Small-subunit ribosomal RNA, 5' domain from an uncultured bacterium, 529 nucleotides, folded computationally. Its Rfam family is "Bacterial small subunit ribosomal RNA". Its family is annotated with structural constituent of ribosome and ribosome in the Gene Ontology. The full RNA is in RNAcentral, with records from ENA and SILVA.
Context: one part of a larger RNA
RNA sequence: GGAUGAACACUAGCGGCAGGCUUAACACAUGCAAGUCGAAGGGCAUCGCGGGGAGUGCUUGCACUCCCUGGCGGCGACUGGCGCACGGGUGAGUAACACGUAUGCAACCUGCCCUCCACAGGGGGACAACCUUCCGAAAGGGAGGCUAAUCCCGCGUAAAUCUCGAUGGGGCAUCCCAUUGAGAGGAAAGCUUCGGCGGUGGAGGAUGGGCAUGCGGCGCAUUAGCUAGUCGGCGGGGUAACGGCCCACCGAGGCGACGAUGCGUAGGGGUUCUGAGAGGAAGGUCCCCCACACUGGUACUGAGACACGGACCAGACUCCUACGGGAGGCAGCAGUGAGGAAUAUUGGUCAAUGGGCGGGAGCCUGAACCAGCCAAGCCGCGUGAGGGAAUAAGGCCCUAUGGGUCGUAAACCUCUUUUGUCGGGGAACAAAAGCGGGGACGCGUCCCCGUCUGCGUGUACCCGAAGAAAAAGCAUCGGCUAACUCCGUGCCAGCAGCCGCGGUAAUACGGAGGAUGCGAGCGUUAUCC
Numbered sequence: 001g002g003a004u005g006a007a008c009a010c011u012a013g014c015g016g017c018a019g020g021c022u023u024a025a026c027a028c029a030u031g032c033a034a035g036u037c038g039a040a041g042g043g044c045a046u047c048g049c050g051g052g053g054a055g056u057g058c059u060u061g062c063a064c065u066c067c068c069u070g071g072c073g074g075c076g077a078c079u080g081g082c083g084c085a086c087g088g089g090u091g092a093g094u095a096a097c098a099c100g101u102a103u104g105c106a107a108c109c110u111g112c113c114c115u116c117c118a119c120a121g122g123g124g125g126a127c128a129a130c131c132u133u134c135c136g137a138a139a140g141g142g143a144g145g146c147u148a149a150u151c152c153c154g155c156g157u158a159a160a161u162c163u164c165g166a167u168g169g170g171g172c173a174u175c176c177c178a179u180u181g182a183g184a185g186g187a188a189a190g191c192u193u194c195g196g197c198g199g200u201g202g203a204g205g206a207u208g209g210g211c212a213u214g215c216g217g218c219g220c221a222u223u224a225g226c227u228a229g230u231c232g233g234c235g236g237g238g239u240a241a242c243g244g245c246c247c248a249c250c251g252a253g254g255c256g257a258c259g260a261u262g263c264g265u266a267g268g269g270g271u272u273c274u275g276a277g278a279g280g281a282a283g284g285u286c287c288c289c290c291a292c293a294c295u296g297g298u299a300c301u302g303a304g305a306c307a308c309g310g311a312c313c314a315g316a317c318u319c320c321u322a323c324g325g326g327a328g329g330c331a332g333c334a335g336u337g338a339g340g341a342a343u344a345u346u347g348g349u350c351a352a353u354g355g356g357c358g359g360g361a362g363c364c365u366g367a368a369c370c371a372g373c374c375a376a377g378c379c380g381c382g383u384g385a386g387g388g389a390a391u392a393a394g395g396c397c398c399u400a401u402g403g404g405u406c407g408u409a410a411a412c413c414u415c416u417u418u419u420g421u422c423g424g425g426g427a428a429c430a431a432a433a434g435c436g437g438g439g440a441c442g443c444g445u446c447c448c449c450g451u452c453u454g455c456g457u458g459u460a461c462c463c464g465a466a467g468a469a470a471a472a473g474c475a476u477c478g479g480c481u482a483a484c485u486c487c488g489u490g491c492c493a494g495c496a497g498c499c500g501c502g503g504u505a506a507u508a509c510g511g512a513g514g515a516u517g518c519g520a521g522c523g524u525u526a527u528c529c
Base pairs, nucleotide, nucleotide: 001529002528003527004526006525007524008523010521013381014380015379016378017377019374020373021339026337027336028335030334031333032332035082036081037080040079041078043075044074047073048072049071050069051068052067053066054065055064056063057062089292090291091290099216100215101214102213103212104211105210108209109208113205114204115203116202117201118200119199121155123153124152125151130145131144132143133142134141135140161184162183163182164181165180166179167178168177169176170175190197191196218264219263220262225255226254227253230252231251232250233249235247236246237245267289268288269287270286271282272281273280274279294315295314296313297312298311317328318327319326320325345371347370348369349368353367354365355364356363357362384415385414386413387412394406395405396404397403398402419470421465422464423463424462425461429456434451435450436449437448438447439446440445441444473518474517475516476515477514478499479498480497484513485512486511487510488509494501495500
């Protein structure tokens, strides 16, 4: 000098863009953050409509009240499907194939999506909801009875697949591929407004993952030896898959000064800062990967989890309790306490982008987009411009009837009006999907017209009005280092980054005048180069 997720002192006009718990992975009140589908199903708690019955007012055909009725629009709870493994947070652990990079899988999986081929025949069963009933303070649970389905289970048929055999081809070691014979094997679901939406098996694609390997990136040798599933083999188990991943048996190996093992520290990368570069340092925001979700462990479901807002067990902590027993997990968004030098609102909207479900309308979305707070950063603008000398008064200084300086600075004159204030107008972000009409063809897709939809927002922006009006500080002035005098103090009070100032004329302390630097900031502290 540059830099920062900064903090502190003094000061502070506006806007744009970005940023905001670096500490206690400490504990959390409250609200919200993952639902959706009635075009899978039985139903009908609730709301509206229709139908029936009774009653009241009674203008005699309307209004109101009650009851019955799933007939309709719909729909709480329930069965079922898909989603909840994404998105969002954090950096504790991890020195490791965790990450980066480059390869391999002849050892693998992949829901939804796309293309192609083939198929959907015929039966059976249960459990919720519901009804009856019991236990419990509650959380909740038990028993009996009924029932539907795209719920569950056989049968038939088909392919994949496996075993045995034959033929041909290929390679990269275990081997792989194609054709074929026999045997084993074994699938499906309907709904509909008739437009359509779905179901099953197989092959391929796409996407996402899994595994293995080479190389690379840290401190200590005042850590020198480490290792029994350890290293290898054979056979099995397990897995989507290879493998001591696990197991039985057999052998005695394996790693290490090219740093094993141990201890300490640490998420990794793209990148960021600095530097002419080489290098050094860092990994906040954004993106990719990993790991974690009160602490530890375990599996279940599922295409995918060993699952942040799922389950079970153990533990610590907090809460409720009728003392028998229960409930909970903000490292989601806000917010609270605590810690700390220190870090924001218990805001608005799904309008856009994206996600889940749905045929769609739509619903959900603290993802996201906006707004609020904070000079915490970067950038831009302003606090006026031109003229104006009796160089006024006043302050300060001096060689003191005078001169210098603040200083064209002010006053005063003529202008301008950014920003701010007031008044008026007023966006883009919106294009679709959907719906209505029309058209094309490859017949379920596309095109045209109209319609619908804006949180931010009466915001940005534009026009007009008045008016210099409402807007400057901070640090420094001995040398390094730009900027000097006076007064006070007298090794005191104090200053200080280094050298060093201060003991009676201190340009170094304190004040004043002046000057210098930067400027809505400025200086100090901390850290890195």